[in-house]
Context: one part of a larger RNA
RNA sequence: GCCUGCGAGUUGCUCGUAUCCGGCAAGGUUAAGCGUAAGCGGAGCCGUAGCGAAAGCGAGUCUGAAUAGGGCGCUUUAGUCGGAUGCGGCAGACCCGAAACCGAGUGAUCUAUCCAUGGGCAGGCUGAAGCGAGGGUAAGACCUCGUGAAGGGCCGAACCCACGUCGGUUGAAAACGGCGGGGAUGACCUGUGGAUCGGAGUGAAAGGCUAAUCAAACUCGGUGAUAUCUGGUUCUCUCCGAAAUAUAUUUUGGUAUAGCCUCCUGCGUUCAGUCGUGGUUGUAAAGCACUGUUUGGCCUAGGGGCCCUACCAGGUUACCGAAGUCAGACAAACUCUGAAUGCCACGACUCCAGAGCAGGGGAGUCAGACUGCGGGGGAUAAGCUUCGUAGUCGAGAGGGAAACAGCCCAGACCACCAGCUAAGGGCCCCAAGCGCCGGCUAAGUGGAAAACGUUGUGCGAGUGUACAGACAACCAGGAUGUUGGCUUAGAGGCAGCCAUUCGUCUAAGGAGUGCGUAAUAGCUCACUGGUCAAAUGCUCGUGCGCGGAUAAUGUAACGGGGCUCAAGCCGGCCCCCGAAGCUGUGGGCUUCGUCUUCGGACGGAGCGGUAGGAGAGCGUUCUUCGUGCAGUGAAGCGGUUGCGGCAAGCCACCGUGGAGCGCGGAGAAGUGAGAAUGCAGGC
Numbered sequence: 001g002c003c004u005g006c007g008a009g010u011u012g013c014u015c016g017u018a019u020c021c022g023g024c025a026a027g028g029u030u031a032a033g034c035g036u037a038a039g040c041g042g043a044g045c046c047g048u049a050g051c052g053a054a055a056g057c058g059a060g061u062c063u064g065a066a067u068a069g070g071g072c073g074c075u076u077u078a079g080u081c082g083g084a085u086g087c088g089g090c091a092g093a094c095c096c097g098a099a100a101c102c103g104a105g106u107g108a109u110c111u112a113u114c115c116a117u118g119g120g121c122a123g124g125c126u127g128a129a130g131c132g133a134g135g136g137u138a139a140g141a142c143c144u145c146g147u148g149a150a151g152g153g154c155c156g157a158a159c160c161c162a163c164g165u166c167g168g169u170u171g172a173a174a175a176c177g178g179c180g181g182g183g184a185u186g187a188c189c190u191g192u193g194g195a196u197c198g199g200a201g202u203g204a205a206a207g208g209c210u211a212a213u214c215a216a217a218c219u220c221g222g223u224g225a226u227a228u229c230u231g232g233u234u235c236u237c238u239c240c241g242a243a244a245u246a247u248a249u250u251u252u253g254g255u256a257u258a259g260c261c262u263c264c265u266g267c268g269u270u271c272a273g274u275c276g277u278g279g280u281u282g283u284a285a286a287g288c289a290c291u292g293u294u295u296g297g298c299c300u301a302g303g304g305g306c307c308c309u310a311c312c313a314g315g316u317u318a319c320c321g322a323a324g325u326c327a328g329a330c331a332a333a334c335u336c337u338g339a340a341u342g343c344c345a346c347g348a349c350u351c352c353a354g355a356g357c358a359g360g361g362g363a364g365u366c367a368g369a370c371u372g373c374g375g376g377g378g379a380u381a382a383g384c385u386u387c388g389u390a391g392u393c394g395a396g397a398g399g400g401a402a403a404c405a406g407c408c409c410a411g412a413c414c415a416c417c418a419g420c421u422a423a424g425g426g427c428c429c430c431a432a433g434c435g436c437c438g439g440c441u442a443a444g445u446g447g448a449a450a451a452c453g454u455u456g457u458g459c460g461a462g463u464g465u466a467c468a469g470a471c472a473a474c475c476a477g478g479a480u481g482u483u484g485g486c487u488u489a490g491a492g493g494c495a496g497c498c499a500u501u502c503g504u505c506u507a508a509g510g511a512g513u514g515c516g517u518a519a520u521a522g523c524u525c526a527c528u529g530g531u532c533a534a535a536u537g538c539u540c541g542u543g544c545g546c547g548g549a550u551a552a553u554g555u556a557a558c559g560g561g562g563c564u565c566a567a568g569c570c571g572g573c574c575c576c577c578g579a580a581g582c583u584g585u586g587g588g589c590u591u592c593g594u595c596u597u598c599g600g601a602c603g604g605a606g607c608g609g610u611a612g613g614a615g616a617g618c619g620u621u622c623u624u625c626g627u628g629c630a631g632u633g634a635a636g637c638g639g640u641u642g643c644g645g646c647a648a649g650c651c652a653c654c655g656u657g658g659a660g661c662g663c664g665g666a667g668a669a670g671u672g673a674g675a676a677u678g679c680a681g682g683c
Stems, first nucleotide, its partner, number of pairs: 001683006011091003015088010027046003033040002050057002060072004094232002097229001101222006112196009121186001123155003126151001130147006159183003163180005198214001200210003235617006245258005259365002261362007270355001272350009285337001286335002291331003295327004302320002304317004368393010398409003413587004418583003424577003427561003433574001435573006446563001452547003456544010473531005479504003484498003510525001514523002588607008618672001620669010636656004642651001
């Protein structure tokens, strides 16, 4: 890992409650006990009357001084016992699962410390004290030589230890091996016997060790501890079908009540949509009348500066400036205004739908997700967060979006080699138009992106110039008072300042557009003539493009191929494809209505579905009553073909097997396996 078997809502209660069935009924019923049984047993319980804290009174009663008022009752009567089922309570209460707690015991053959008694430590090195001799001294101290043998002394085996590294890591080994390392007469190592233990021991102290177990050992017991937690929870079909919210919570992954689902009973259109009528509101927008904010001007109380002044005053001001006023703005916590929606009421119409309302039985839900719209928080960030509102997913399959819960289309009872459509598509992959008409794009734009830039190109509008010759180009001129004045070292058109910036000659020529010089000079422009011969400028709006544009394996920012009067974009037209949508044909089921010869027939509507509610069945074991099969072969097992049923499954037949087993009615359950790191066995 697979196979086979086992494996989870049960049982008790003279507990409660609801529904269904049955008995009796203003009553119903017994419990223990007795009895073979029928039955006896009326103790007790529930109901038939309530009110009051109670005494108590009683169709009343309590409060109260009350014959008042008020509260709860009566007048309005159905219960009770049993059975079944749903749910609840008490019990282990659907099953498995702790970490732990407590009790009684078992352990010091491992290990920690201690006690008693034994054992062990190759070899080598060093040479303390003391002592002796000699020297030395007044005597000493002291010095030298010798002797001597000390030491948690030195080197290093056995022995003990475990510092480094390599290997090993389903090991040779549940702590080892190789090579090195430390101690090795000591606080040394070790044999045997003995002592101390569970909140206790022992500990040169690491929470270490106390039998491969230690921040409280192990065994059994309390024990099925408890687990707001995780996992698991076994046959089928039918109908309906949620929630991820509010409030409260030592509450936030739990729970209670409400909301939303389901079933029963009652009411019977009360619901919803649309239209009409009437009402409601202070949002969007807008506005500035209020509250605040705010730009500029005018005006001006007051203040500042300056002048004047003995004081009082006064004058002035390119200073500030309340209020006022004119113009222009802003606001979630501003409103003189004010929609669309929404909401409420009434009426009508449509609809008869798993509409609505009420009472009662049973739930589940309390982690939601994204998208559009309206907001808050954030950075007008987030696949962010938090509200409101709608949708989808959740619990929804099908078609589209290449792929893609939450986007677009559309809600799957079953079957069909039939038809029509939706979104989206129609060159090939790939079903259907290389469809038609008109235009645009040249960028593979399409097939990612901004400010900004653009004499890319299409369209529209406006306004100039021009055959009395424009625009561009070329030829020629572009002068003079004058170097205008000022300034300046200089300032001559061209550093800067000033000027009604003038006059003259002219076809025209600025007191000068730019380059240039130290300043001049020089080049050029405006302006004018000529050559040429027909268009040429500017502005605004708009369509489609271009640049801006850099990322990691390899094109890789159309799904691909590939596409250019398109297979791109815009406008128009016709046709087609395309889904589990709609239709057609056949079939099944549910529910409502009508009819019924009770078999059913017809008609309307319906049948996606998680948690969950409700209903109908299949199968297994046993009991009982009835009825059958079986050595001419029961059960079980295997099988192909076959049969019937919507399903769970059932029947027949063949083989195997070798002794029991069905069917119908009723009843009772150890009643259905794929999952629980499930349990046991086999392989």